[in-house]
RNA sequence: UGAGUCGGCCAGGCAAUCGCUGUAGUCCAGUCUAUGACUGCUAUGGAGGAAAGUCCGGGCUCCACAGAGCAGAGUGCCAGGUAACGCCUGGGAGGCGCGAGCCUACGGAAAGUGCAACAGAAAGAUACCGCCUCUUUUUAUGUGACGUUGCGGCGCAUGCCGCCAGCGGUACAUGAAUGAGGUAAGGGUGAAAUGGUGCGGUAAGAGCGCACCGCAUGGGUGGCAACAUUCCAUGGCUAGGCAAACCCCACUCGGAGCAAGGCCAAAUAGGAAUCCACUGGUGUGGCUCGCACUGGAUUCGGGUAGGCUGCUUGAGGUGUCCGGUGACGGGCAUCCCAGAUGAAUGAUUGCCCACGACAGAACCCGGCUUAUCGGCCGACUCAGGAA
RNA sequence: CGGGGCGUAGCGCAGUCUGGUAGCGCACUACACUGGGGGUGUAGUGGUCGUCGGUUCAAAUCCGGCCGCCCCGACCA
Repeated sequence: UGAGUCGGCCAGGCAAUCGCUGUAGUCCAGUCUAUGACUGCUAUGGAGGAAAGUCCGGGCUCCACAGAGCAGAGUGCCAGGUAACGCCUGGGAGGCGCGAGCCUACGGAAAGUGCAACAGAAAGAUACCGCCUCUUUUUAUGUGACGUUGCGGCGCAUGCCGCCAGCGGUACAUGAAUGAGGUAAGGGUGAAAUGGUGCGGUAAGAGCGCACCGCAUGGGUGGCAACAUUCCAUGGCUAGGCAAACCCCACUCGGAGCAAGGCCAAAUAGGAAUCCACUGGUGUGGCUCGCACUGGAUUCGGGUAGGCUGCUUGAGGUGUCCGGUGACGGGCAUCCCAGAUGAAUGAUUGCCCACGACAGAACCCGGCUUAUCGGCCGACUCAGGAA
Repeated sequence: CGGGGCGUAGCGCAGUCUGGUAGCGCACUACACUGGGGGUGUAGUGGUCGUCGGUUCAAAUCCGGCCGCCCCGACCA
């Protein structure tokens, strides 16, 4: 200098004017139906890192103080953190990257059931081709001996010698077919086919035997554990894949949600129909038990659609010290930082720059996921160059 | 604000639970019957299964993220 990895932070700024909204002040003012309300005045607060998706977890509220069993759902390497989690931290294993680093729903397939289309002989235990052995049969070829016929030579003749030509059955070898078996080395199929290489061995083969590598089991050692092992022994290897298929194992989970829930006020046709009803029904439970209550469900019709509360001080923020590798925990000091309910946080002007993205609270909080212009800081890696 | 459901051909739907060929009706195109239309019959066209990933040999189907659409929910009696 270039390329990259990880973590953290900011989210246009300043000023003026006019608005919106919460809170406090009556020893600030006005009005009124007057211990108060409204309007003004003064002071002060006023969206986010995701306020979003509503995907997890918790608080809070009601149902019993949420209790038992079954069913159902979820999570799934180990240890820790936490109010809790499917989150986070650290570690292990596997994979990717030269590296800094990144990714992983990562328990069990020797408990059982099931699935694997098509292809293939066979998809869990199989012989299609091929290789090998044996039986039988027939035929072909070759060889050996035998019998017989023929030809040639010699001899008076029986005969002998040569040719090995024809025929016959027989034996052996090779080949073919059929049948019985052995074989997973080779071919072929498939996403997937029963450890790999070499030597020996065999009828042909094969962990059948051996060496090396891999694998499994047990022990030892290290570690809280997952797990590791350059340690020792054993086993020739049996036990293929899918559990985001059922299932098994371990752990967790009651339901509903602020339109929860509580209080006040107002109003009426305080109603009608259908169904169920005391071994019943209801209490938002999937079912049973248990507990509480004694009517309930649906539809139609009717009325009010106002106020208060829940509501924001909280597993809270900031600073600092201590413990811990870290997530996090503890001590001290300090701060109060939106609370609307047709629903506020905006508009105009001026100046500056890097010219401004995604996007708007609605009971609260911890996470995850998704969207997001541009920029800053720190730690680290790789490549090239210079000293 | 809270809760629930759905997305497959131009339209309405099945298939998803239990993974292997994507189908039905209407519509559309061509042909035949008819003088023509309508109608009927025969044949055919038409699909990123909302989208992006994952599991698996294999995904419309199983699992997760995102996008879009629809429905329900006040109180009294």